The RNA shown here (c-di-GMP-I riboswitch aptamer) has 75 nucleotides and comes from a Candidatus Bipolaricaulota bacterium. The coordinates come from a structure-prediction model, not an experiment, and the mean pLDDT is 79. Lineage of the source: Bacteria > Bacteria candidate phyla > Candidatus Bipolaricaulota.

[in-house]
RNA sequence: CUCCCUAAAAGGCGAACCUGCUGCAAAACAGGGGCGCAAAGCUGAGGAUCACACGUGGAUGGCCAGGCUGCUGGG
Repeated sequence: CUCCCUAAAAGGCGAACCUGCUGCAAAACAGGGGCGCAAAGCUGAGGAUCACACGUGGAUGGCCAGGCUGCUGGG
């Protein structure tokens, strides 16, 4: 440097659900919450799914694949 594995601890993220708020909706954002996550970090709509006012338009990155980076311990 690369690959693989990883119990516990520290730190990080924050599902469902609830409240507020925006939106036709999917859903976003803020607060609470905590199911889970070693990439559930960043990026990005190729596939997939979802909604609608059915349009070369919209939503989801915690569905899959891709790119870049990365903590502790072990091989």